[in-house]
RNA sequence: UCCAAACAAUUGCCUAGUUCCCGGUUAAGAAUCCGGGGAGCGGGGGAACCACGUUUUCGGGGCGAGCCCACCUUCGGGUGGGGGCGCAGAUCUCCUUCAGCGCUAGCCCGUCAGCUAACUCCGCAGGCAUUCGAAGGAGGAAAU
Numbered sequence: 001u002c003c004a005a006a007c008a009a010u011u012g013c014c015u016a017g018u019u020c021c022c023g024g025u026u027a028a029g030a031a032u033c034c035g036g037g038g039a040g041c042g043g044g045g046g047a048a049c050c051a052c053g054u055u056u057u058c059g060g061g062g063c064g065a066g067c068c069c070a071c072c073u074u075c076g077g078g079u080g081g082g083g084g085c086g087c088a089g090a091u092c093u094c095c096u097u098c099a100g101c102g103c104u105a106g107c108c109c110g111u112c113a114g115c116u117a118a119c120u121c122c123g124c125a126g127g128c129a130u131u132c133g134a135a136g137g138a139g140g141a142a143a144u
Stems, first nucleotide, its partner, number of pairs: 011129004018039007040124006050114001059112001060109004067082006083104005092139007
């Protein structure tokens, strides 16, 4: 000097996955852990009416962007296209267009569930970061 790793803090990202309070745990405080509650966000079940020729193993269904088609395949999967999702674009939030980059998984219920007011049940985890192009619009904030 360069590269890599770990820890801490800050700033940000995916996602519903945030915040506050009380009690216990402790010598005490914070943290951790356990239990309970409020607000907020998200999901499931569940009438009438409506819908469904649907299911009865080729079972069916739910969360999620995570689906469809073609070709190849050592049958694990791979490639391409379409559709869908996310990112940054630099004061903040949101919307649109073009271009760029990335993703298109995984898990659960257990023979059972269409929609669905009342009602009722459940979740608030986990994972990540060197990228930084252009044009337009709306709202808000700050300064003068």